[in-house]
Context: one part of a larger RNA
């Protein structure tokens, strides 16, 4: 000087407390163990692994396992020959590939030739998703958006060091203010950046508004500039300070909400399977090509979620209100056919112009406490869609089937306001899908908080220590 105490002493945070809703019991989804397999590819493992890498495994991905092929190689440079290039058929074969026939000659250049592209032949080399994240870069997760980490000079100390950063206040804050042997600085805090709320100017098409005009510019909107919030004004508190409390006004008040932005560092914390890269290693294979299979198994444990047990509901029929975001290999109105999924035929849109039922909700009915008109797993039969192909292992849909479940033990998670909680919509990824995941929009709209003893994590001073 740290680090640690079931020492002390201030303070903070959905950390407890007050409160809503869950998870833990069911079934099904999904990932992880584990156990099986010829493979069930790898990797992530307390909080910070387990709906994680994967913004989407039938084949492809694919890296894993069989069985068939290849050896300068699927992929780059370089040499030599021969042939333009492509193209179409035949033979086998699971395919790759191997074996063959045919057509057919082109661009530049006077010409040997050149450029692109295949084939061969030989080395120099490719090639590795083989090993090392404890050889590393690069990114990244956590403490933690917590308030703190350090520096020159000066002083003090024999010297590690201390001072400054401590002390009285105060604040989300080492925020700010007094005092101080210390003055002053830098990374973080704040502000500058986005977005949302208020007004005002400008500008009106596809958007509004009226009526059907080659009309307006008043709301609504769109987006550009600007204004506005600064404890700026009163008042009380306080040390005349910094703040702190009440008020006014105001669309808004004391950081107005939200995002982005994470100091010095810690965990040899992740990652050699984004990528790069040292080294080891393998070079007729640990390389590459192909079909098929696997990644989907299933005594079993757990996460994480999703739909439930029902009347604040279930059904059926009528009505009403978004918002973010996507569309040409694409979004697809309207019509027809079919119970439906969907099919047919075809307007409109490279979109503020055309595409999509919003759903809870409100009216009306009907259902009567029961494993039901709860609740959908399971199976079976028919069928549609996408793809070369849905057997292994796709979605959807129609008809019959109608488990399990009557609210969940110990124990545990989130949440402080347009917050829970509940209700649909859109997107990426995508031929289709296994999306209940994910990342966003918007519609209804809450309770509670007395307080800081206790739990858990932090910050600060402060004492003990045989620990560094």
């Nucleotide at each position: 000087u740290g680090a640690c105490g079931g020492g002390g002493g201030c303070c903070c945070g959905c950390a407890c407390a007050a409160g809503c809703g869950g998870u833990g019991g069911a079934g099904c989804a999904u990932g992880u163990g584990g156990u099986u397999u010829a493979a069930u590819u790898c990797g992530a493992u307390g909080c910070a692994a387990c709906g994680c890498g994967a913004a989407g495994a039938a084949c492809c991905u694919u890296a894993c396992c069989a069985g068939g092929g290849u050896u300068u190689g699927a992929c780059a440079u370089g040499a030599u020959a021969c042939g333009a290039a492509u193209u179409u058929u035949u033979g086998u074969g699971a395919a790759a590939g191997c074996a063959a026939a045919a057509a057919g000659u082109g661009c530049c250049g006077u010409u040997u030739g050149g450029a692109a592209c295949g084939u061969a032949u030989a080395c120099a080399c490719a090639g590795g998703u083989g090993g090392u994240g404890c050889a590393u870069g690069g990114c990244u997760g956590u403490c933690g958006u917590c308030a703190g980490c350090u520096c020159g000079u000066g002083u003090c100390g024999u010297g590690a060091g201390a001072u400054g950063u401590u002390g009285g206040g105060u604040u989300a804050a080492g925020u700010c203010c007094c005092g101080c042997a210390a003055c002053g600085a830098g990374c973080g805090c704040a502000a500058c950046c986005c977005u949302u709320g208020u007004u005002u100017u400008u500008a009106g098409u596809u958007g509004c508004c009226u009526u059907u005009a080659u009309g307006g510019a008043a709301c609504u909107c769109u987006a550009a500039a600007a204004a506005g919030a600064c404890u700026g004004c009163c008042g009380g508190u306080u040390a005349u300070a910094a703040a702190c409390c009440g008020g006014a006004g105001g669309a808004a008040g004391g950081c107005g909400g939200g995002g982005a932005u994470g100091a010095c560092g810690u965990c040899a914390a992740g990652u050699c399977a984004g990528c790069a890269u040292g080294c080891c290693c393998c070079u007729u294979a640990c390389a590459c090509c192909c079909u098929g299979g696997g990644c989907u198994a299933c005594a079993c444990a757990c996460g994480u979620g999703c739909u439930a047990c029902a009347u604040u509901g279930g059904g059926c029929g009528a009505g009403a209100c978004a918002a973010u975001g996507a569309g040409a290999u694409g979004c697809a109105a309207a019509c027809c056919u079919g119970c439906g999924a969907a099919g047919g035929u075809a307007a409109g849109c490279g979109a503020a112009u055309c595409u999509a039922u919003a759903a809870a909700c409100u009216c009306g009915u009907u259902c009567u406490a029961a494993g039901u008109u709860c609740g959908g797993a399971u199976u079976g039969u028919a069928g549609g869609c996408u793809g070369c192909a849905a057997c292994u292992c796709g979605c959807c849909u129609a008809c019959a089937u109608g488990a399990a479940g009557g609210u969940g033990g110990a124990a545990u998670c989130g949440c402080u306001a347009g917050u829970a909680a509940u209700c649909g919509c859109u997107g990426g990824u995508c031929a289709g899908c296994u999306a209940u995941a994910c990342a966003g929009c918007g519609g209804u709209g809450a309770a509670u908080u007395c307080g800081u003893u206790c739990c858990c994590g932090g910050g600060c001073c402060u004492u003990g220590u045989a620990c560094a």

The part of an RNA shown here (small-subunit ribosomal RNA, 3' major domain) has 468 nucleotides and comes from an uncultured cyanobacterium. It matches the Rfam family "Bacterial small subunit ribosomal RNA". The RNAcentral record of the full RNA draws on ENA and SILVA.